[in-house]
């Protein structure tokens, strides 16, 4: 200069008009006026995971279903984040992992191949017999076939040959040695059959009560204080079964009402946000200061004009949070890695 890896921030800006929501302070007495301020995100999306909060009398055992899955740590928890360990990619900086268990068993792998784990040998090599083309015995070193073939390579030995032995590698093994683990090493000792696959079924370890702001609570109103049908060895109650335990009424039709206030965003609060010491490699923890950020209910921030430039994408709360994940135009920033080139 070129090419990348990580990480963080912004999200079109400014003024003017007239609108639309909420708060506050005056005037008005009814739907209103005049002012001062406030009013969509990084993901507000997906509803994919965890809670907080409300209800169901306990939310109790199993059992089924259902998750997660290396080791330690963080957190209010998680399937999320830190950090380490193993596998694979990439020169690297770095990213990805759905990363327990195939010696519990059942599966499963076409076709081709002699054979796909009870592996019986097609070509071939060696012996022997022999009617001269066959055939019996050994053989898996070579060579076909397939993703994927009875450890590899090398010397020895043999009829030919094979861990048959040897040597190095590969595989398995108790004690040792570092580390909290996960795992990792030099040494030994054993010729040594045990292939893949578990996002196959299952196997082991762990975790799970339920429904959900349309939860829940208060006023007010209206109807039909109906009908019918089971009942204690019965019915109901907490996703399914089944036990406990609880209750006495419960199930099925049909009518009525669907309003308005609260949850609803307030503070001596909050897993809240910030700054800054300190401790931690890191997530983060702890202490002291400093702020309180919309609350619509068929759904509130729109239009018009001027101006600027980096020319604007992807997108709009609906009870609040903490993470994932997806979608995306432009531009600032910081640390790292590779090449080139000059001093």
């Nucleotide at each position: 200069g070129g090419a990348g890896u990580c990480a963080a921030c912004c999200a079109a800006g400014c003024a003017a008009u007239c609108g639309c929501c909420g708060g506050u302070g005056c005037c008005a007495a009814u739907u209103g006026g005049c002012g001062c301020g406030g009013g969509a995100g990084g993901a507000a999306a997906g509803u994919c995971c965890g809670g907080g909060c409300a209800c169901u009398a306990c939310a109790g055992g199993a059992c089924a279903c259902g998750g997660u899955g290396c080791c330690a740590g963080g957190u209010a928890a998680c399937g999320c984040c830190u950090g380490g360990g193993g596998a694979g990619c990439g020169u690297a900086a770095g990213c990805u992992c759905a990363c327990g268990g195939c010696u519990a068993g059942u599966g499963c792998a076409a076709c081709a191949g002699a054979a796909a784990a009870u592996a019986c040998a097609c070509c071939g090599c060696u012996c022997g017999a022999u009617u001269c083309u066959u055939u019996g015995a050994g053989u898996a070193a070579g060579g076909g076939u397939g993703a994927a073939a009875u450890g590899g390579u090398g010397c020895g030995g043999u009829a030919a040959g094979a861990g048959c032995g040897c040597a190095c590698c590969g595989c398995g093994a108790g004690a040792c040695u570092g580390g909290u683990a996960a795992c990792a090493g030099g040494a030994u000792c054993g010729g040594c059959a045990a292939g893949g696959u578990a996002a196959a079924c299952c196997c082991c370890a762990c975790c799970g009560a339920g429904u959900g702001c349309a939860a829940g609570g208060c006023u007010g109103a209206a109807u039909a204080g109906g009908a019918a049908c089971c009942a204690a060895c019965g019915g109901c109650g907490u996703g399914g079964u089944c036990c406990g335990c609880g209750u006495c009424g419960g199930u099925u039709c049909g009518g009525g009402u669907a309003a308005g206030c609260u949850g609803c965003u307030a503070a001596u609060g909050g897993a809240a946000g910030u700054g800054u010491a300190c401790g931690g490699c890191g997530a983060c923890g702890u202490g002291c200061g400093c702020u309180c950020u919309a609350g619509a209910u068929g759904a509130a921030u729109g239009a018009u004009u001027g101006c600027u430039c980096u020319c604007g994408a992807c997108a709009g709360a609906a009870c609040c949070c903490g993470g994932c994940u997806u979608a995306u135009c432009g531009g600032u920033u910081g640390a790292c890695u590779c090449c080139c080139u000059a001093u």

The RNA shown here (Bacterial RNase P class A) has 343 nucleotides and comes from a Gammaproteobacteria bacterium. The coordinates come from a structure-prediction model, not an experiment, and the mean pLDDT is 76. Lineage of the source: Bacteria > Pseudomonadati > Pseudomonadota > Gammaproteobacteria. The model forms 97% of the base pairs in the Rfam consensus.